This is a predicted structure of a 508-nucleotide part of an RNA (large-subunit ribosomal RNA, domain I) from Yanghanlia sp. The RNAcentral record of the full RNA draws on ENA. The coordinates come from a structure-prediction model, not an experiment, and the mean pLDDT is 84. It matches the Rfam family "Bacterial large subunit ribosomal RNA".

Context: one part of a larger RNA
RNA sequence: UGCACAUGGUGGAUGCCUUGGCGAUCACAGGCGAUGAAGGACGUGGUAGCCUGCGUAAAGCUGCGGGGAGCUGGCAAACAAGCUUUGAUCCGCAGAUGUCCGAAUGGGGAAACCCACUGCGUAAGCAGUAUCACUGGCUGAAUACAUAGGCCAGUUGAAGCGAACCGGGUGAACUGAAACAUCUCAGUAACUCGAGGAAAAGAAAUCAACCGAGAUUCCGAAAGUAGCGGCGAGCGAAAUCGGAGCAGCCUUGACGAUUUAGCCAAUUGAAUAGCCGAACGGAAUGGAAAGUCCGGCCGUAGCAGGUGAUAGCCCUGUAGGCGAAAUUCAGUUGGUGGAACUAAGCGUCAGAUAAGUAGGGCGGGACACGUGAAAUCCUGUCUGAAGAUGGGGGGACCAUCCUCCAAGGCUAAAUACUCGUGAUCGACCGAUAGUGAACCAGUACCGUGAGGGAAAGGCGAAAAGAACCCCGGAAGGGGAGUGAAAUAGAUCCUGAAACCGUGUGCAU
Numbered sequence: 001u002g003c004a005c006a007u008g009g010u011g012g013a014u015g016c017c018u019u020g021g022c023g024a025u026c027a028c029a030g031g032c033g034a035u036g037a038a039g040g041a042c043g044u045g046g047u048a049g050c051c052u053g054c055g056u057a058a059a060g061c062u063g064c065g066g067g068g069a070g071c072u073g074g075c076a077a078a079c080a081a082g083c084u085u086u087g088a089u090c091c092g093c094a095g096a097u098g099u100c101c102g103a104a105u106g107g108g109g110a111a112a113c114c115c116a117c118u119g120c121g122u123a124a125g126c127a128g129u130a131u132c133a134c135u136g137g138c139u140g141a142a143u144a145c146a147u148a149g150g151c152c153a154g155u156u157g158a159a160g161c162g163a164a165c166c167g168g169g170u171g172a173a174c175u176g177a178a179a180c181a182u183c184u185c186a187g188u189a190a191c192u193c194g195a196g197g198a199a200a201a202g203a204a205a206u207c208a209a210c211c212g213a214g215a216u217u218c219c220g221a222a223a224g225u226a227g228c229g230g231c232g233a234g235c236g237a238a239a240u241c242g243g244a245g246c247a248g249c250c251u252u253g254a255c256g257a258u259u260u261a262g263c264c265a266a267u268u269g270a271a272u273a274g275c276c277g278a279a280c281g282g283a284a285u286g287g288a289a290a291g292u293c294c295g296g297c298c299g300u301a302g303c304a305g306g307u308g309a310u311a312g313c314c315c316u317g318u319a320g321g322c323g324a325a326a327u328u329c330a331g332u333u334g335g336u337g338g339a340a341c342u343a344a345g346c347g348u349c350a351g352a353u354a355a356g357u358a359g360g361g362c363g364g365g366a367c368a369c370g371u372g373a374a375a376u377c378c379u380g381u382c383u384g385a386a387g388a389u390g391g392g393g394g395g396a397c398c399a400u401c402c403u404c405c406a407a408g409g410c411u412a413a414a415u416a417c418u419c420g421u422g423a424u425c426g427a428c429c430g431a432u433a434g435u436g437a438a439c440c441a442g443u444a445c446c447g448u449g450a451g452g453g454a455a456a457g458g459c460g461a462a463a464a465g466a467a468c469c470c471c472g473g474a475a476g477g478g479g480a481g482u483g484a485a486a487u488a489g490a491u492c493c494u495g496a497a498a499c500c501g502u503g504u505g506c507a508u
């Protein structure tokens, strides 16, 4: 040095586990904000830090309910000081307090800071003071009346934040066409405005075809059809049928009659704490019984989790049943109210019936439809009717015929989504997986910045976490002790491989 066997170190694979994720279903909720939000800064404990909670009234204060023996949140124990059957801690509802920044709003500003004015108050201090819109008032030019403008007030409103869904505006390119320009990607992404729990659309100047249907929306078919298309790549309907769901209305005046919404009360149901809740013992093994053996019991409960190994009957629960002082939501009944500002009013009579509009020219855009034979819809520009004896449409256009009534408005449901709350589930993951994040993670760290962005889980049933002795400066180790186990000894379950030793044998 090699090989073999044995035994270690290192390392952290594998197995097992799960506090965290992922994906669904059902129900709820679908907003918060000048009564100062979302998000933060700084404080706050007998305490040095961080997390959580809270705000100078600061891990809390008050009231009302629940609950019933311990409690003073977690990492995180000990000590100190206390509270509590005169009901604490804890849970729910309502209230009080709520520094500073932040729309941030007295002015400024390099967020959490600086500097003011006015009123009240002896003082400490308290309150007010942004902008825009609207309403009301006071003033008030050129210019007489006026108007513009200025000022004041308002217990009027807005602003800012928020995951997706929705409507409008602006609107790409990579890409595909095997190059590329029309075309495509795509009216997508992105930016932006606005709204709601949904939004949008919506009661035919619609379709259809000589038969008829009867608002809108969504799904299935019609159909990858008819068509469009450098007739390339590709794009791509509608009628009609079957379903989901259905709901229709308003306008001006007069007259008439009666309700609903709203408000108040009662009551019912639900949400926000909770409560009751059946039935088991023994033996051996073992550290421990829930496993085994023996004999029982309950079940409207044998879902699930925990307990020293696998528990219907040990614990929490589960089936089933019960419960609210307070706040909120929904329904019903009664009262009030008298179509009045909000509201889809009803009946009768009379009236009205949307003009720079429809249409046309030019240029664009939208329609599945790229200008085409191109109807229909929108309009930048120039024009420009009729007025119910009227007008629009039926894919150039004309006639006949059919059908509808534009240029005002409202409208539930079926549909879309999930930042979030509760319950339940999974031939989903199980720590290089599953969220980036099971762990104090959008952290540490990187970057001027926009932004990028980790690693890191497991002793044991219980700390019983090793008193005491010995070596050592310590680290560490040897005894002793605990424990079922310490090669479970604290980066501690299991402990693979690479890699590095030690012992023995053989070989060289």
Base pairs, nucleotide, nucleotide: 001507002506003505004504005503006502007501008500009499015493016458017457020429021428022426023425024424025423026422027421028420029418030417031161032160039101040100041099042055043054044053046079049075050074051073061095062094063093064092065091066090070083071082072081106115107114108113116129117128118127119126120125131158132157133156134154135153136152137151138150139149165196166194167193168192169191170190176183180230206213207212217244218243219242220241221240227235228234248410249409250408252350253349254348255347256346262336263335264334265333266332267331268330269329270328271327272326274322275321276320280295281294282293283292296313297312298302304316305315306314359383360382361381362380363379364378365377366376369395390405391404392403393402394401445452446451465492468479469478470477471476